[in-house]
Context: one part of a larger RNA
RNA sequence: ACUCGGCUUAGGGAAUUCGGCAAGUUAGCUCCGUACGUUCGCAAGAUGGAGUACCUAUCCUCUCGAUAGGAUAGGUUUCAAUAACUAGGCCGGCUCGACUGUUUACUAAAAACAUAGCCGACUGCUAGUCCGAAAGGAUUUGUAUAGUCGGCGACUCUUGCCCAGUGCCAGCACCUGAACCCUCCGUUCAAGGAGAAGAAGGGCUGGUAAACGGCGGCGGUAACUAUGACCGUCUUAAGGUAGCGUAGUCCCUUGCCAACUAAUUGUUGGCCCGCAUCAAUAGAGGAACGAGGUCGGCACUGUCCCAAGCCGUGGCCCG
Numbered sequence: 001a002c003u004c005g006g007c008u009u010a011g012g013g014a015a016u017u018c019g020g021c022a023a024g025u026u027a028g029c030u031c032c033g034u035a036c037g038u039u040c041g042c043a044a045g046a047u048g049g050a051g052u053a054c055c056u057a058u059c060c061u062c063u064c065g066a067u068a069g070g071a072u073a074g075g076u077u078u079c080a081a082u083a084a085c086u087a088g089g090c091c092g093g094c095u096c097g098a099c100u101g102u103u104u105a106c107u108a109a110a111a112a113c114a115u116a117g118c119c120g121a122c123u124g125c126u127a128g129u130c131c132g133a134a135a136g137g138a139u140u141u142g143u144a145u146a147g148u149c150g151g152c153g154a155c156u157c158u159u160g161c162c163c164a165g166u167g168c169c170a171g172c173a174c175c176u177g178a179a180c181c182c183u184c185c186g187u188u189c190a191a192g193g194a195g196a197a198g199a200a201g202g203g204c205u206g207g208u209a210a211a212c213g214g215c216g217g218c219g220g221u222a223a224c225u226a227u228g229a230c231c232g233u234c235u236u237a238a239g240g241u242a243g244c245g246u247a248g249u250c251c252c253u254u255g256c257c258a259a260c261u262a263a264u265u266g267u268u269g270g271c272c273c274g275c276a277u278c279a280a281u282a283g284a285g286g287a288a289c290g291a292g293g294u295c296g297g298c299a300c301u302g303u304c305c306c307a308a309g310c311c312g313u314g315g316c317c318c319g
Stems, first nucleotide, its partner, number of pairs: 002314001004312006011305002015303001020300001028052005037042001039154001053076009077081001089298007096290002101113002117152007128139004155285004160215003165212002167208005174203003182195004216234005243277001244274001255271006
């Protein structure tokens, strides 16, 4: 010199770095004062500012009282009075999930799970669902304002079209439809054969998408150009509606324009024919909340410019 733990650094102050990671700033109490937004509850300790120890005097309040607390004025000491310990850094934009909660015991705490709420299916009780071979048991000594199963996930505004396929439900004149049984044949019995009848299922007829799911192509067209409200044609079960949109989804892509910077593959706001968005596989919003993700600003700093010194520890060296 090095490891690990800790302390202090002039000037600069994120130039470091994927990224302020780490460290630092802030900090208690009293008073003043407090924006955008909002579901009017919040946001909020918003942000920001002042004070804080001790002594004297006067006054006030509590108490039966002792006492305790406070206000005003003047003064004393220190660099500093929540002097140690203790003890929030703050603000803004966007995103995901409403929230508190739960989770990979031992690399993941999250945008995953749950949730209240919304919707659908089954079920009238000797129910439905589940366990069991059964007896029997759970739901339940409950009864549709109940129980079970499934999906979405507070709230607000909404949730378009398609039942051709697959599934489910219902119907059903008719068709199909196994064995047993029945009738007949088989010289008798039997094997065997033929027929009648006919369950579920299938065919058939309907319904059902908050069931599984799906939601087009080509060509032409307006008196500059461009674009195409409009037209034609092929085709489907129906051809993606309202919204949102280069998105946690966009290949081309660092899309184009604007804002932020001296400079931005970043972020945000717009545009958008979206390779390959889209409506309970929910769509779009959204206050509050979050050890979630991302971008920016203030403060602050040994992260850095650029290192230095110190304390301890391991190691190392001598013995």

Large-subunit ribosomal RNA, domain IV from a Candidatus Nanohaloarchaea archaeon, 319 nucleotides, folded computationally. RNAcentral holds the full RNA, with entries from ENA. The coordinates come from a structure-prediction model, not an experiment, and the mean pLDDT is 85. It matches the Rfam family "Archaeal large subunit ribosomal RNA". On this family, see Cannone et al., BMC Bioinformatics 2002: "The comparative RNA web (CRW) site: an online database of comparative sequence and structure information for ribosomal, intron, and other RNAs".